[in-house]
RNA sequence: UCAGAAAAAAGCCAACGCCGGGGUGACCCGGUGACGGAAAGCCGACGGGUCCAGCAAAGGGACGGCCGGGCCGCCUGG
Numbered sequence: 001u002c003a004g005a006a007a008a009a010a011g012c013c014a015a016c017g018c019c020g021g022g023g024u025g026a027c028c029c030g031g032u033g034a035c036g037g038a039a040a041g042c043c044g045a046c047g048g049g050u051c052c053a054g055c056a057a058a059g060g061g062a063c064g065g066c067c068g069g070g071c072c073g074c075c076u077g078g
Base pairs, nucleotide, nucleotide: 001078002077003076004075012037013036017032018031019030020029021028022027035065041071042070043069046068047067048066049063050062051061052060
C1' cells in the first nucleotide's frame, strides 16, 4: 500500500426488552442482556433521509445500528 472477514488468533461493540435517571419530545445516560456488527470506532461544524417540537414559516433539536462520504484503527495474506 492492496485485498479479505474465508479460516485462525487476540479481542471489541451491543439491538429489542427490563430496572433506575435526564428531557416537552424525538431521544440520551448507567445497569442487565444479546439481535446483530469487519469498523455497530469517530465526524450531525460534509451531503441526503427519517424523526421531535411548532397552527404555519423561518430557525432549533434527535438519529453515525438509515444511506453516501471523510478521518483513525486490529488481524491474516499479497
c-di-GMP-I riboswitch aptamer from a Geobacteraceae bacterium, 78 nucleotides, folded computationally. NCBI's taxonomy places the organism under Bacteria, Pseudomonadati, Thermodesulfobacteriota, Geobacterales, Geobacteraceae. The model forms 100% of the base pairs in the Rfam consensus. The sequence is in RNAcentral, with records from Ribocentre.